[in-house]
Record summary: This is a predicted structure of an 87-nucleotide RNA (c-di-GMP-I-GGC riboswitch aptamer) from Syntrophomonas sp. UBA4922.
């Protein structure tokens, strides 16, 4: 240290219920652990998720596009950090 241990002292919490917030994805509280050594921050590139609003069409339900929304627990990439076996 760009490494990560059937270590030790901590930490996070999927799914899933409850309550909230929101047009949805989703996000906060609590409850609850499938995991996680960056599951700590940051939407900068790709992904992927909704689609109010706005464009298209239409006019009987209904439908396509579309981020400026959302996802860091999808990759990458950028910024900090506990602990210290073995190579």
């Nucleotide at each position: 240290a760009c490494c990560g241990a059937u270590a030790a002292a901590g930490g996070c919490a999927a799914a899933c219920c409850u309550g909230u917030u929101g047009a949805a994805a989703a996000g906060c509280a609590g409850g609850g652990a499938c995991g996680c050594a960056a599951a700590g921050c940051c939407a900068u590139g790709g992904g992927u998720c909704u689609a109010a609003g706005g464009a298209c069409a239409g006019a009987u339900c209904a439908g396509u596009c579309u981020a400026u929304g959302a996802u860091a627990g999808c990759c990458a990439g950028g910024c900090u950090a506990c602990c210290g076996a073995a190579a």
Its mean pLDDT, the model's own confidence on a scale to 100, is 88. It matches the Rfam family "c-di-GMP-I-GGC riboswitch aptamer". Rfam links the family to the GO term cyclic-di-GMP binding.